[in-house]
């Protein structure tokens, strides 16, 4: 030094050009003598970072940065 696979909310994890689903955590109501449990609700990500194509980008393209993993 080459190629390669990944980054999305506290964690986890879906999307493959139409504007961000879902699970656990959290918070509050509900139930319960309380506590957990169940049930209903609400916030939280402009998706590693900088560009660039596009009416429009998490998604495609180029630089770039973290970690793996194969190789020399």
């Nucleotide at each position: 030094g080459g190629a390669u696979u990944a980054g999305u909310a506290g964690u986890c994890a879906a999307g493959c050009g139409g504007u961000a689903a879902g699970a656990c955590a959290u918070a509050g109501c509900u139930u319960u003598u309380u506590c957990g449990c169940u049930g209903c609700u609400a916030g939280u990500a402009u998706c590693g970072c900088g560009g660039g194509u596009u009416c429009g980008a998490a998604u495609c393209c180029c630089g770039u940065c973290u970690a793996g993993u194969c190789u020399a």
Background
A computed fold for a 72-nucleotide RNA from Brassica oleracea var. oleracea, annotated as transfer RNA. Rfam family: tRNA. The family's RNA type in Rfam is transfer RNA. The RNAcentral record of the sequence draws on Rfam. Lineage of the source: Eukaryota > Streptophytina > Euphyllophyta > Brassica > Brassica oleracea.